[in-house]
Transfer RNA from a Candidatus Bathyarchaeota archaeon, 78 nucleotides, folded computationally. The same sequence occurs in records of 3 taxa. Its mean pLDDT, the model's own confidence on a scale to 100, is 81. Its Rfam family is "tRNA". Rfam describes the family as follows. Transfer RNA (tRNA) molecules are approximately 80 nucleotides in length. Gene Ontology term of the family: triplet codon-amino acid adaptor activity. By type it is a transfer RNA. The source organism's lineage runs through Archaea, Thermoproteati and Candidatus Bathyarchaeota. The sequence is in RNAcentral, with records from ENA and MGnify.
């Protein structure tokens, strides 16, 4: 520097290609039921400006551009 691919609740992810109205899962966390306690089940619940900022459209995580971070590859330099 040029190409690719990742960034979505505290953790790992799915949906993105083919826009569609309250963004879902499984651990984790809170409560609660059971139990003598605890663990295991089982019910219920908080938690997400979907990396940043523009545009496109009635309507964006989902398509366009610039950035930002992270990984991989590939050139270049003395």
């Nucleotide at each position: 520097g040029g190409g690719c691919c990742c960034g979505u609740c505290g953790c790992c992810c799915a949906g993105c290609c083919a826009g569609g109205a309250u963004a879902g899962g499984g651990c984790a966390c809170a409560g609660g039921c059971c139990u003598c306690c605890u663990a295991a089940g089982c019910c219920u619940g908080g938690g997400g400006u979907c990396g940043u900022g523009g545009g496109u459209u009635c309507g964006a995580a989902u398509c366009c551009c610039a950035c930002c971070g992270g990984g991989c590859c590939c050139g270049c330099c003395a």